[in-house]
RNA sequence: AGAGUUUGAUCCUGGCUCAGAACGAACGCUGGCGGCGUGCUUAACACAUGCAAGUCGAACGCGAACGAGUUCUUCGGAACUUUAGUAGAGUGGCGCACGGGUGAGUAACGCGUAAGUAAUCUACCCUCGCAUCUGGGAUAACCCACCGAAAGGUGUGCUAAUACCGGAUACGUCUAAGUUAAUAUCUUUUUUUAGAGAAAGGUGGCCUCUUCAUGAAAGCUACUGUGCGGGGAGGAGCUUGCGUACCAUUAGCUAGUUGGUAGGGUAAUGGCCUACCAGGGCAUCGAUGGGUAGCUGGUCUGAGAGGAUGAUCAGCCACACUGGGACUGCGACACGGCCCAGACUCCUACGGGAGGCAGCAGUGGGGAAUUUUGCCCAAUGGGCGCAAGCCUGAGGCAGCAACGCCGCGUGAGUGACGACGCCUUUCGAGGUGUAAAGCUCUGUCGAGUGGGACGAAGACCUGUUGGUGAAGAGCCAUGCAGGGAUGACGGUACCACUGGAGGAAGCCCCGGCUAACUCCGUGCCAGCAGCCGCGGUAAGACGGAGGGGGCGAGCGUUGUUCGGAAUUACUGGGCGUAAAGCGCGCGUAGGCGGUGGACCAAGUGUUGAGUGAAAGCCCUCGGCUUAACCGGGGACGGGCUUGGCAAACUGGUUGACUAGAGUGCCGGAGGGGGAGGCGGAAUUCCUGGUGGAGCGGUGAAAUGCGUAGAGAUCAGGAAGAACGUCGGUGGCGAAGGCGGCCUCCUGGACGGACACUGGCGCUGAGGUGCGACAGCGUGGGGAGCGAACGGGAUUAGAUACCCCGGUAGUCCACGCCGUAAACGAUGGUACUAGGUGUGGGGUGGGAGAACCAUUCCGUGCCGGAGCUAACGCAGUAAGUACCCCGCCUGGGGAGUACGGUCGCAAGGCUGAAACUCAAAGGAAUUGACGGGGGCCCGCACAAGCGGUGGAGCAUGUGGUUUAAUUCGACGCAACGCGCAGAACCUUACCCAGGUUUGACAUGUGCCGGAUGGUCCGUGAGAGCGGAUGUUCUGUUAUGGACCGGCAGACAGGUGCUGCAUGGCUGUCGUCAGCUCGUGUCGUGAGAUGUUGGGUUAAGUCCCGCAACGAGCGCAACCCUUGUCCGUAGUUGCCAACAGGAGAGGCUGGGGACUCUACGGAGACUGCCGGUGUGAAACCGGAGGAAGGUGGGGAUGACGUCAAGUCCUCAUGGCCCUUACGCCUGGGGCGACACACGUGCUACAAUGGAGAGGACAGCGGGAAGCGACCGUGCGAGCGGGAGCGAAUCCCGUAAACCUUUUCUCAGUUCGGAUUGGAGUCUGCAACUCGACUUCAUGAAGGUGGAAUCGCUAGUAAUCGCGGAUCAGCAUGCCGCGGUGAAUACGUUCCCGGGCCUUGUACACACCGCCCGUCACACCACGAAAGUUGAUGAUACCCGAAGUCGCCGGGCUAACUGAGCAAUCAGGGGCAGGUGCCGAAGGUAUGAUGAGCGAUUGGGGUGAAGUCGUAACAAGGUA
Repeated sequence: AGAGUUUGAUCCUGGCUCAGAACGAACGCUGGCGGCGUGCUUAACACAUGCAAGUCGAACGCGAACGAGUUCUUCGGAACUUUAGUAGAGUGGCGCACGGGUGAGUAACGCGUAAGUAAUCUACCCUCGCAUCUGGGAUAACCCACCGAAAGGUGUGCUAAUACCGGAUACGUCUAAGUUAAUAUCUUUUUUUAGAGAAAGGUGGCCUCUUCAUGAAAGCUACUGUGCGGGGAGGAGCUUGCGUACCAUUAGCUAGUUGGUAGGGUAAUGGCCUACCAGGGCAUCGAUGGGUAGCUGGUCUGAGAGGAUGAUCAGCCACACUGGGACUGCGACACGGCCCAGACUCCUACGGGAGGCAGCAGUGGGGAAUUUUGCCCAAUGGGCGCAAGCCUGAGGCAGCAACGCCGCGUGAGUGACGACGCCUUUCGAGGUGUAAAGCUCUGUCGAGUGGGACGAAGACCUGUUGGUGAAGAGCCAUGCAGGGAUGACGGUACCACUGGAGGAAGCCCCGGCUAACUCCGUGCCAGCAGCCGCGGUAAGACGGAGGGGGCGAGCGUUGUUCGGAAUUACUGGGCGUAAAGCGCGCGUAGGCGGUGGACCAAGUGUUGAGUGAAAGCCCUCGGCUUAACCGGGGACGGGCUUGGCAAACUGGUUGACUAGAGUGCCGGAGGGGGAGGCGGAAUUCCUGGUGGAGCGGUGAAAUGCGUAGAGAUCAGGAAGAACGUCGGUGGCGAAGGCGGCCUCCUGGACGGACACUGGCGCUGAGGUGCGACAGCGUGGGGAGCGAACGGGAUUAGAUACCCCGGUAGUCCACGCCGUAAACGAUGGUACUAGGUGUGGGGUGGGAGAACCAUUCCGUGCCGGAGCUAACGCAGUAAGUACCCCGCCUGGGGAGUACGGUCGCAAGGCUGAAACUCAAAGGAAUUGACGGGGGCCCGCACAAGCGGUGGAGCAUGUGGUUUAAUUCGACGCAACGCGCAGAACCUUACCCAGGUUUGACAUGUGCCGGAUGGUCCGUGAGAGCGGAUGUUCUGUUAUGGACCGGCAGACAGGUGCUGCAUGGCUGUCGUCAGCUCGUGUCGUGAGAUGUUGGGUUAAGUCCCGCAACGAGCGCAACCCUUGUCCGUAGUUGCCAACAGGAGAGGCUGGGGACUCUACGGAGACUGCCGGUGUGAAACCGGAGGAAGGUGGGGAUGACGUCAAGUCCUCAUGGCCCUUACGCCUGGGGCGACACACGUGCUACAAUGGAGAGGACAGCGGGAAGCGACCGUGCGAGCGGGAGCGAAUCCCGUAAACCUUUUCUCAGUUCGGAUUGGAGUCUGCAACUCGACUUCAUGAAGGUGGAAUCGCUAGUAAUCGCGGAUCAGCAUGCCGCGGUGAAUACGUUCCCGGGCCUUGUACACACCGCCCGUCACACCACGAAAGUUGAUGAUACCCGAAGUCGCCGGGCUAACUGAGCAAUCAGGGGCAGGUGCCGAAGGUAUGAUGAGCGAUUGGGGUGAAGUCGUAACAAGGUA
């Protein structure tokens, strides 16, 4: 730091996903040790049991028992001493408001931060001053009696205090009034007077003074306590500025409400409360309401800014079963206190009581999930105490848990060209792998044995110095010295020794991202998956294995947070086309704002001060062996408060300016707006005339109109709507929009020159106005046009496109609606090269309305820099900047639902979520495609000739059949194809019989024997069984070759996969194309070259050109054919010469000719003319056998079709191995209701038949061709010359010509079919050959829709040869004979090439894709209603309790009276009552939620239905 994923590829936009870090985690697999941390995130659910707050005898009164002992005894017991002033309860003091838990509530001065308190309080602690005087009456405990099941309570009686009460005195305290000083105010201060208000003792010691007087005390003293007052420290209350999350689909809220006065209340301000008065207060800078949430230091992440979070530790707050309330107290409205109400649980004698783990453990429950009912107060801290000490689930420790972080170990060295095993393999080997074993060592952890801590020092005791003091008491100086004790952890840490590699490795991953690859299994199955995606028989993606990679006592998964994500953009994004500029003005708040001067100092800058707790983070030093962890020190710290200084900038004040803005004057331009009037053309209708059959409409028609007179034409009239030409990327307007002419009213812009105002400006959330069409309301109007509707066509259908009609509407007036592709898809302002049009105005030149130059405003085009993803924009910016507003944040769901609001309605505005997808998009590129365009080819069409499709037969295929009908080939490019030839064989199929190292190949081991030949038996044969007989080298053994047998390697397979392959082939297509290097252009895919102008059969050539060259193709080189020449003449030829003749190149000869087969020549647009760019080339001509590629062939670019072939061959993998191999007999491949392809023969007279006659070429021939002779009607047969062939043979070519006949008929056409008889081949013609002959004589009379071939020696037609082959040819491959017609032309069909255009296609139009319907599933909306919840309002009832009032009952202290009893007063208590008041009740409306028959649309779902809407002009843009 990035990566994967949209595409054929590219760039961009944009989402999704991944790699990182983290966690109070959980789950899966696994698990050796230690240290340090952490551990109910859920039910603030309910809790059994134990413990968590007591202490003080130095405040006070009382006061046991068990036990032991003594004495007495009626043996029952009693008394005394001790236990012991102990235990214990009680009065009283202090504490219990701390510590500990939890986060329910709380959006708040709750928290954070900074201030204020002159508006306050503060027990214990420290310090200073003064004081601590004098009285009184009770009461608990206790005793007795009584009630109650219990909890508990009542009455009588006794008693103490540091409990309670009275009095005195007091200050610098408080209150009131005056006074003085300070002060902006509040207020503070000085001083005077009056009034008010205190106390408690305890303990130790001492005898100096006083009293009694041995010694003690009321005396003295010390300490402590107490009271009043001042100060401090710490703590608390209250107030304020700023900060503190979401929803506006919450916009208005408020009656103690806001303020005042008076009073009450509080420690204290205050509507905190009450009465009265006023009518305020809050809110778009978000009140009110709703949902959510404890806040912070910090924590996690991040480069940071931020984002998320608020466990553990620390600060604050809130809460303590739920709700309410007060009491006590310095402090509480109180977790382990009280009262009431409620819910729940428990006890009960049914009368009544008890309880509150969100303390520590623990239990149930919930949950994915969170520990021991442990030890100790030794340390730290807290409460009480003078202290000893007691209490302390705070705390210190231990236990459980890999929950986290950190550390250590599971061994180290050596050890083979490298064991075994396992895996792979091209079978050679490779991997695991120095890994193991073996050898040599070490010793951590664990185990055992032994030793063994730090944490502990204070307090206490003893002694001692100084001070206080009368003192050697006591206390103080946190004096000094000494002493003996005190450890939960723990016999732990640590140390030593013993022994011995011994006890200690797993988890995930290995297609890309992402590090790590093979085999097997599986076969779109099983499964994987974070995203892209894997799996349909060769899966590096599933499962296993081997191997490898990563981490390691852990590893993965899941969840969550931040990051990556610049994907909410402050740092740091955007808005023409990707999501995104409001349809357009005016304008409120707000934000922003011109030039120069002065002042201020709010912002700002600078420099101080305070704060920013500790912990944490960072740096440094130190302590645990290290680290984690811990300790010391330092640094940092946004921010807030406050003082000084500065004055550039922002801001404020002041005065000034004119460049922004505005006003006045003059001028011209304009479909700007509103109102009224007028006009002509056209259309339709009406009337009349003429006229007489159609008109109209369409692709073609029909509906329609018309003999009741249409259409056409002429004249007249009526009505409504719109304004031709001018007219123009011309004008005006903010936009919508505005178009005949005239008049009136009216808005804005522009130009010019001067004058004036003096920042008056820009933008603009809300708001408000305008706002096309359509639509709505009311009333008019209605010619044309024309939704709906009717009819006619089209069509498979046609609720459309086309046609004939036609209502709303379109028009007017008034009022609504408020939308649009309301678009420049581009909000407003300033600045930044040019060029060229055009509209309006000005200036200068000019005679000029011409023209030129210049200037301002508008409106277009081109274009530079710059920008942009590209396209493009480019002074009218999408450039460069500024300010303000609006808007965007993946696609779908959806501009939908709900809510609100506007509207008469239609509907508008605002505007989600669930769910679902891995994309959806923009621009450009290359292709492909188009019922897009241009140019051009091809037997592509057209023009022709002949066929196919109909018949019969042949042949191939489908189908069907069959035991089998072997297999393959399937549009063109399968179908007379593989098959150049299935009776057996072939043969792969079926049936049957056999066989197992095999029919065939190569090794090895053992045994036997030559091999071979001949014969016999058996059998359908294969085969099986037997007989005979022979022998290479060598004397033999043995060995070699060969044969046979056995065994084991292996053979064999036309079994599968042509979608694993090679090779070969088809096809586009013999089409003219396909590419590369370098350069250039482009971010890139890519382009250029290869496009363009010509030309060609051709990317053929020329010219031009950011291209220049090159390669594969084209062409040529090759073969053949056409002309000539040379050479050579046998088997070919025969002109001349000669011979021989019955004939024939037969013979001698000859090379002239034909021919043969070698070599050459020839043709190149070379020549001429024209056209053309002085080109290429084309046209014409000459010459020539041949002329523009002369004809034909061979030759097939890059590639396409997963085209064809595993059955030619080769070959990976898989499968079979007494069979899926091999051999044999027979059958089948030949079947036959049908269908198709390719052919043959015909349908006849351009013919058939008979007779006669003529002319080829390519070829083939020895198990062959076979002359010739004989024979047979014939196929053939019997002989058989010649010939391995320019010699002999096949071998008479046929159509053709001549002639005869047939005469239009199912025929003398046609020959199928069938019967008979034969021939040939062959082991064998039944299934199933060909041919011959006799007889038979079917369909068929030229073939529907449709379709094929061919452009010249071609089509057509005629025969001939060959391969295969024993035989079998209508097929195939060749050969020659005869030998046409037509091509205007390129509109159309098909195929192709180039350029261009559109595209939503790229598996590429046989593409893509939309909607309804049907089915399944999912989430959501509506819904009669129903269920519980929340808060509000009104009323009823009203507990506890404070406060107020009453208080006739009861009543110690004080006061008065009285000798006293007692009485009276004051005060108090019970009780009563009033206000308030929780819970509860009734009623109303509200909010959000659950469920809901049914219903609505939406989403998703390999192969459902109907159509074809969109993408090409998508077939109606």
Predicted 3D model of a 1517-nucleotide RNA (small-subunit ribosomal RNA) from a metagenome. It matches the Rfam family "Bacterial small subunit ribosomal RNA". The sequence is in RNAcentral, with records from SILVA.